[in-house]
Predicted 3D model of a 343-nucleotide RNA (Bacterial RNase P class A). It was read from a public genome assembly, where an Rfam model found it. It matches the Rfam family "Bacterial RNase P class A". By type it is a ribozyme. A reference for the family is Frank and Pace (1998), "Ribonuclease P: unity and diversity in a tRNA processing ribozyme", Annu Rev Biochem.
RNA sequence: AACAGCAGUUGUUCCGUCGCUGCUCCCUUGGGAGGAGAGGAAAGUCCGGGCAACACAGAGCACCGUGCUUCCUAACAGGAAGGGGCCUUGAAAGAGGUUACGGCAAGUGCUACAGAAACAUACCGCUCCGCAAGGAGUAAGGGUGAAAACGCGAGGUAAGAGCUCACGCCGUAGUGCAGUGAUGCACGCGGAGGUAAACCCCACGGGUUGAAAGACCAAAUAAACCGAGGCUUGAGGGUGGCUCGCCCGACUCGGAGGGUAGGUCGAUAGAGGUUGGUGGCGACAUCAAUCGUAGAUAAAUGACGGAACUCGACAGAACCCGGCUUACAGACUGCUGUUUUUU
Numbered sequence: 001a002a003c004a005g006c007a008g009u010u011g012u013u014c015c016g017u018c019g020c021u022g023c024u025c026c027c028u029u030g031g032g033a034g035g036a037g038a039g040g041a042a043a044g045u046c047c048g049g050g051c052a053a054c055a056c057a058g059a060g061c062a063c064c065g066u067g068c069u070u071c072c073u074a075a076c077a078g079g080a081a082g083g084g085g086c087c088u089u090g091a092a093a094g095a096g097g098u099u100a101c102g103g104c105a106a107g108u109g110c111u112a113c114a115g116a117a118a119c120a121u122a123c124c125g126c127u128c129c130g131c132a133a134g135g136a137g138u139a140a141g142g143g144u145g146a147a148a149a150c151g152c153g154a155g156g157u158a159a160g161a162g163c164u165c166a167c168g169c170c171g172u173a174g175u176g177c178a179g180u181g182a183u184g185c186a187c188g189c190g191g192a193g194g195u196a197a198a199c200c201c202c203a204c205g206g207g208u209u210g211a212a213a214g215a216c217c218a219a220a221u222a223a224a225c226c227g228a229g230g231c232u233u234g235a236g237g238g239u240g241g242c243u244c245g246c247c248c249g250a251c252u253c254g255g256a257g258g259g260u261a262g263g264u265c266g267a268u269a270g271a272g273g274u275u276g277g278u279g280g281c282g283a284c285a286u287c288a289a290u291c292g293u294a295g296a297u298a299a300a301u302g303a304c305g306g307a308a309c310u311c312g313a314c315a316g317a318a319c320c321c322g323g324c325u326u327a328c329a330g331a332c333u334g335c336u337g338u339u340u341u342u343u
Base pairs, nucleotide, nucleotide: 001339002338003337004336005335006334007333008332009331010330012308013307014306015305016304017303018302020037021036023034024033025032026031027030039314043325044324046323047322048321049320050319051210052209053208054207058244059243060242061241063206064205065204066203067202068082069081070080071079072078083101084099085098086097087096088095089094102201103200107199108198109195110194111193123142124141125138126137127136128135129134150168151167153165154164155163169191170190171189172188174187175186176185177184178183214265215264216263217262225255226254227253228252229251236248237247238246272291273290274289275288276287277286278285279284309312
């Protein structure tokens, strides 16, 4: 220097004219002046929280979610730092990547086909008994299978077998040591498979709804008519899947018909941004200074003309915030790896 990967930043610019949505000021009743006006993802609406209403939200069951540890956080399925497993590299130490990673030593289910047998079984074979039929023992050998008594050697035996022993493998919910902990190491103990994004068990968490939440002002009137039920001996409703509990309760449901259909708040200053100090491995916390940054409701953020270059990707706010995921032309920065060149 080129290429690749990862992380981060940026992601057309300038001038003029006319518009559009808010804000401020002036004259004043329709004008004038000034200033502001999409994003890193505004997206998917996946997770969490704020906020709001319903008992300022109660109990049990059901249901749903999370699932190695510690920490961060308002909270999380997010993040940080670690542990175990697996993969790559390496002689090793180690390094890098990846991982929904509680429990099958509670119970149940499943484990196709093949096979005697898929979790407790003897098909062939071997040994013993028996004249024989047959019986008993046996997982060393054969056969089936993805998976069949931990592997191998020795002892042992009628023949065999972790039955015993050495070495090795695996497990451990026993003890000790180290660590906050997951866990690691040593000793001991044990060896009848796998499967929990199978039922299930354990631990923790979750009340429901969702800004079309909700609060208020204004306008309107048929508080009439018909039918049904009820009026404290309680109709009906709040109320979510069920049961209970609690509360409201004199009106409720249906029919036909009439009226109104405007506005304000919620709503943009918030777990806010930037810079610096301090603490921490880090996520982050804290202190100080500083900044002002869209707020529409049929819903603004545009059009035209000119100029420049490297000719401009994905994409458009709708209550707010923290995450995750997805989309993204080009440019820049940092780290790592490979190749080439120079010193």